[in-house]
Context: one part of a larger RNA
RNA sequence: UCCUGCGAGUUACUCUCUACAGCAAGGCUAAGUCGAACCCCGACGGAGCCGAAGGGAAACCGAGUCUUAAAAGGGCGUCGAGUUGUAGGGAGUAGACGCGAAACUGGUUGAUCUACCCAUGGGCAGGUUGAAGGGAGGGUAAAACCUCCUGGAGGACCGAAGCCUUGAACGUUGAAAAGUUCUGGCAUGACCUGUGGGGAGGAGUUAAAGUCUAAUCAUAACCAGAGAUAUCUCGUUCUCUCCGAAAUAGCUUUAGGGCUAGCCUCACGUUACAUCUUGUAGGGGUAGAGCGACUGAUUGGGGCUGGGGGGCUACCCGCCUACCCACCCCAGUCAAACUCCGAAUACUACAAGACUUGUCGUGGGAGUCAGACUACGGGGGACAAUCUCCGUGGUCAAAAGGGAAACAGCCCAGAUCGCCAGAUAAGGCCCCUAAACAAACCUAAGUUACUAAGGUAAUCAGAGUGCCGUGACAGCCAGGAUGUUGGCUUAGAAGCAGCCACCAUUUAAAAAGUGCGUAACAGCUUACUGGUCGAGGACUUUGGCGCCGAUAAUGAUCGGGAAUAAGGUUUGUGCCGAAUCUGCGAGCGCGCAAGCGCGGUAGGAGAGCGUUGCUGUCAGCGUUGAAGCCAUCCCGGAAGGGUUGGUGGAGCGGCAGCAAGUGAAUAUGCAGGA
Numbered sequence: 001u002c003c004u005g006c007g008a009g010u011u012a013c014u015c016u017c018u019a020c021a022g023c024a025a026g027g028c029u030a031a032g033u034c035g036a037a038c039c040c041c042g043a044c045g046g047a048g049c050c051g052a053a054g055g056g057a058a059a060c061c062g063a064g065u066c067u068u069a070a071a072a073g074g075g076c077g078u079c080g081a082g083u084u085g086u087a088g089g090g091a092g093u094a095g096a097c098g099c100g101a102a103a104c105u106g107g108u109u110g111a112u113c114u115a116c117c118c119a120u121g122g123g124c125a126g127g128u129u130g131a132a133g134g135g136a137g138g139g140u141a142a143a144a145c146c147u148c149c150u151g152g153a154g155g156a157c158c159g160a161a162g163c164c165u166u167g168a169a170c171g172u173u174g175a176a177a178a179g180u181u182c183u184g185g186c187a188u189g190a191c192c193u194g195u196g197g198g199g200a201g202g203a204g205u206u207a208a209a210g211u212c213u214a215a216u217c218a219u220a221a222c223c224a225g226a227g228a229u230a231u232c233u234c235g236u237u238c239u240c241u242c243c244g245a246a247a248u249a250g251c252u253u254u255a256g257g258g259c260u261a262g263c264c265u266c267a268c269g270u271u272a273c274a275u276c277u278u279g280u281a282g283g284g285g286u287a288g289a290g291c292g293a294c295u296g297a298u299u300g301g302g303g304c305u306g307g308g309g310g311g312c313u314a315c316c317c318g319c320c321u322a323c324c325c326a327c328c329c330c331a332g333u334c335a336a337a338c339u340c341c342g343a344a345u346a347c348u349a350c351a352a353g354a355c356u357u358g359u360c361g362u363g364g365g366a367g368u369c370a371g372a373c374u375a376c377g378g379g380g381g382a383c384a385a386u387c388u389c390c391g392u393g394g395u396c397a398a399a400a401g402g403g404a405a406a407c408a409g410c411c412c413a414g415a416u417c418g419c420c421a422g423a424u425a426a427g428g429c430c431c432c433u434a435a436a437c438a439a440a441c442c443u444a445a446g447u448u449a450c451u452a453a454g455g456u457a458a459u460c461a462g463a464g465u466g467c468c469g470u471g472a473c474a475g476c477c478a479g480g481a482u483g484u485u486g487g488c489u490u491a492g493a494a495g496c497a498g499c500c501a502c503c504a505u506u507u508a509a510a511a512a513g514u515g516c517g518u519a520a521c522a523g524c525u526u527a528c529u530g531g532u533c534g535a536g537g538a539c540u541u542u543g544g545c546g547c548c549g550a551u552a553a554u555g556a557u558c559g560g561g562a563a564u565a566a567g568g569u570u571u572g573u574g575c576c577g578a579a580u581c582u583g584c585g586a587g588c589g590c591g592c593a594a595g596c597g598c599g600g601u602a603g604g605a606g607a608g609c610g611u612u613g614c615u616g617u618c619a620g621c622g623u624u625g626a627a628g629c630c631a632u633c634c635c636g637g638a639a640g641g642g643u644u645g646g647u648g649g650a651g652c653g654g655c656a657g658c659a660a661g662u663g664a665a666u667a668u669g670c671a672g673g674a
Base pairs, nucleotide, nucleotide: 001674002673003672004671005670006669011094012093013092014091015090016089017088018087019086020085021084022083023082026050027049028048032044033043034042035041054061055060064076065075066074067073097235098234100232104225105224106223107222108221109220116198117197118196119195120194121193122192123191124189126158127157128156129154133150134149135148136147137146138145162186163185164184167182168181169180170179201217203213204212238608239607240606241605242604243603248261249260250259251258252257262368263367264365265364266363267362268361269360273358275354276353277352278351279350280349281348282347288341289339290338295335296334297333299331300330301329302328303327305326306325307324308323309321310320311319312318371396372395373394374393375392376391377390378389379388380387401412402411403410416586417585418584419583421582422581423580427576428575429574430561431560432559436573437572438571439570440569441568442567448563454548455547456546459544460543461542462541463540464539465538467536475532476531477530478529479528481505482504483503486500487499488498511526515524516523587598588597589596590595609663611660612659613658614657615656616655617654618653620652621651628647629646630645631644633642634641635640
């Protein structure tokens, strides 16, 4: 993991609601007794309970009463039939749908493991070192001291047994619930070890690690309280039909729980509502806008406006100021907590129309309180986030189908069932792949088929302003001079370091000089002019489509192939395309009908199928073969029901009721098997 079987809303009492039944201003008996008895049942039994009257704390009063000095007021009542039973929905008390803790308490059993202690025994190959002490000799005044010999100390040394376990590898469903191999520590000691004994669970024991106390220890094990409790997780078993949510508010030692409301469902009641469209009438201060209309913010310029600071002067009057503030003028701005203004929507009321019960009330039953993305309006964040918090709509959740290559939340569209019929939506129409052609223009980048600031004499179309056969633009040929080296400055300054001025002459034209250059000159060049050439040329600007900007880790790519259109813009006409719509047929719900409907999680409501037993019935079936099992075909909208054959070998069924140990795919479920 699979197969077979078992496996979870039960029972008792009380309350409440619904259905049905009896009796009814009443209804019912309980224990018990008697009768009869297999179960069961019949009669009695009114003790008691509920209802028929309430109000008040009570006295008490009473369709009223209380409050009060008194109510003209107010509160609770009066103006609705109950009660007993059976079944069902729900609640409460009980283990209360099932399984599941970690724990707590009580009583017992453990020191044959292990920690410590007590008693009594046992063990430690071999080798090394050589303490104290002693002796002899030397030495001394005597000692000290020196040398040699002797001696045999030590939580001494090396190292077997023994005890331990440093490092590594292996082992890790092991050979082993702690090992094996190599390596390593101690090895006369605080040593190792046999046997017997001691103390125990909030207790022991501990050279102390919360260690150890029988593979169990931050309080052992076993049994019991006990079905502890579990706001948690998991599981919760047949079918069909109708409707169908929520992920919000308030409160909560509350935030993954709960209670009430909201939203769903069922029953009854109410016939006016609810919803949508149009119109009319309203209030508003949002979007926008504006600010010489306030409150504030704010850039540049100007001002012989005022005040302050600084400087000069100082007896006063004054003067200056690239300083500060305010004010005025010109030009330009901003605001959620600004408004002289001010929409669209939304909201309220009324009227008409549409739609037909979607509104409202009472009662029974819920579930929901983790929401997600998307569009728009906002707060937080960084005008970040598949971010977070609100508001309005949508979708998903609880929605399948078509499109977006694939893709809950995007686009189209809401699946009762059947059809080898038709029309469409989004999106598409070269091939994969159903369906396309025509016209005009653009693109050359495979742009199409990811992006920005910025850049671009790519290319197409438009607008504007100059020039041009009296010859433009570009090229080429030639000129480009004189006063003068302008004046100043300077060592020098001659067009060309710098300052000032920028005249005049000759001219077709030529700057007191555009850029190189020189120490300064020189030299080259430009403006400007003539010639040559012969038709458009120069600049500014707008739009379309391109190009660059463009860098990532396994092999790339538009879904792929491929495409110069099969890319882009615009226009036209077709076609394809969904569970949509239509057609035909069928079923079901609501409704008198016409008609309207039938996606669905949590959940509500309804109708059924099957299993086991019981009662009644079928003068039911059965060794001429029951149940069960295996196959087969048929019937039904499903759960299911039946036929025939085989197997099997003794019981079983239909119908109408009743009662439940009544339906399994999931609980790391339990037992057995594979």
Molecule: large-subunit ribosomal RNA, domain II
Organism: Planctomycetaceae bacterium